The part of an RNA shown here (small-subunit ribosomal RNA, 3' major domain) has 479 nucleotides and comes from an uncultured prokaryote.
[in-house]
Context: one part of a larger RNA
């Protein structure tokens, strides 16, 4: 000087407390451990691994296993020789494919000798290749403490020196934020601001959006006139700064209250992550040193596996019902996506869906709401008109192909489950809870992920305690 203390002081944070809803019990989905297996590819392991890499394993992916092939190679550059390339057809391969063999079509220039680009058969070696090892050799990227308020430097001064001072002390703040004090005076990286979205208004513009006023039309801005007000769209601006008033405070910083205002003291969200820590994670994104393989640890292919299942754990979904289940008609969003696409209307089917195919390269057309509210039914707590697992049968769609191993529909079946022990998690407002919708990946396949809106609470006395953190101080047999 740090680190640590079941030392002290001060102060924060859904840290506790006050509340609301969960997990832990059930069934299923998904990840992991374990076990099994020819293989169940690999990585990730307290917080900070475990719906994680994977924004999507039937084949492919795929790295694993079994079997069949191949050796200048699936891919790059160079050399030699022959042929354009390409396309089509047949044969063999005692399962399949990779692969092998045979026949025909056929480019440009030309002095007709030949030459040339791309592609390709064969040969030769230089080399290719490796998701092989080492993240404790590395770059890059990332997690984490933590969006915590810290981390440092120059000069000066003090100390023999390691170092100190500044950065401590008094106030204050979300903040090393600011004020004032001081052997310090300044500065840098962080904080804040500058950026984006959102809340109000003005202005410009008015189609595909809008319809107040004017009339037309059988109802509807549905359509044709018409309008430029309103909503909206998207450009440019205004607006909030403790600016104003009162009180407190050191006449300061600032704090409490008030006015006006759409908004008030950081208005609400996002992006933004200091010096560093964990030899944290990644050699399987990529790059890369070293080591290793080179008729194989490379490459091609078929089938299988990654989907196994006495069990254990994590994360979720659906429930256990009446604030509910079921039936019927009826209403209201936002973000987005769409031409190898979204697909209306109509018809068929109980349904998944099918047929037809209007419109749309989109403020124009389409995908396209649910809870809620209303009418009825169940009729009082029952394993039920709760719950939907499991199983049997019949189908639909995608795709070369749904057996291993897809999603969905219909009929039948109707398991556990009566609110969950110890323990443990999230959340302070348009939040929790609850209800649907969209998107990426994607042929098909989310209860996951990332977004969007609808409905919309309870509680916070307070900082004694638990956890994490910041500053000062104290002790130390630790570095």
């Nucleotide at each position: 000087u740090g680190a640590c203390g079941g030392g002290g002081g001060c102060c924060c944070g859904c840290a506790c407390a006050a509340g609301c809803g969960g997990u832990g019990g059930a069934g299923c989905a998904u990840g992991u451990g374990g076990u099994u297996u020819a293989a169940u590819u690999c990585g990730a392991c307290g917080c900070a691994a475990c719906g994680c890499g994977a924004a999507g394993a039937a084949c492919c992916u795929u790295a694993c296993c079994u079997g069949g092939a191949u050796u200048u190679g699936a891919c790059a550059u160079c050399c030699u020789u022959g042929g354009a390339a390409u396309u089509u057809c047949g044969c063999a391969g005692a399962a399949a494919g990779a692969u092998u063999u045979u026949a025909g079509u056929g480019c440009c220039c030309u002095u007709c000798g030949g030459g040339g680009a791309a592609c390709u058969c064969a040969g030769u070696g230089a080399c290719a290749g490796g998701u092989g090892c080492u993240g404790c050799a590395u770059g890059g990227c990332u997690g984490u403490c933590g969006u915590c308020a810290g981390c440092u430097c120059g000069u000066g001064u003090c100390g023999u020196g390691a170092g100190a001072u500044g950065u401590u002390g008094g106030g204050u703040u979300a903040a090393g934020u600011c004020c004032g004090g001081c052997a310090a005076c300044g500065a840098g990286c962080g904080c804040a601001a500058c950026c984006c979205c959102u809340a109000u208004c003005u202005u410009c513009a008015g189609u595909u959006g809008c319809c107040a006023u004017c009339a037309u039309u059988c109802u509807u801005g549905c359509a044709g006139g018409g309008g430029a007000a309103c909503u909206c769209u998207a450009g440019a601006g205004a607006g909030a700064c403790u600016g104003c008033c009162c009180g407190g405070g050191u006449u300061a910083a600032c704090c409490g209250g008030g006015a006006g205002g759409a908004a008030g003291g950081c208005g609400g969200g996002g992006a933004u992550g200091a010096c560093g820590u964990c030899a944290a994670g990644u050699c399987c994104u990529c790059a890369u040193g070293g080591c290793c393989c080179u008729u194989a640890u490379g490459u091609c292919c078929a089938g299988g596996g990654c989907u196994a299942c006495a069990c254990a754990c994590g994360u979720g979904c659906u429930a256990c019902a009446a604030u509910g289940g079921c039936c019927g008609g009826u209403a209201c969003a936002a973000c987005g996506g769409g031409u190898c696409g979204c697909g209306a209307c109509a018809g068929c089917g109980c349904g998944a869906g099918c047929u037809c195919g209007a419109g749309c390269u989109a403020a124009u057309c389409c995908c396209a709401a649910a809870a809620a509210a209303c009418c009825g039914u169940c009729c009082u707590c029952a394993g039920u008109u709760c719950g939907g697992a499991u199983u049997g049968g019949a189908g639909u769609c995608u795709g070369c192909a749904a057996c291993u191993c897809g999603a969905c529909u219909c009929c039948a079946u109707g398991a556990a489950g009566g609110u969950g022990g110890a323990a443990u998690c999230g959340c302070u407002a348009g939040u929790a809870a609850u209800c649907c919708c969209g998107g990426a990946u994607c042929a098909g396949c989310a209860u996951g992920c990332c977004g969007g809106g609808g409905u919309g609470a309870a509680u916070a006395c307070g900082u004694u305690c638990c956890c994490g953190g910041g500053c000062c101080u104290u002790g130390u047999a630790c570095a």
Its mean pLDDT, the model's own confidence on a scale to 100, is 83.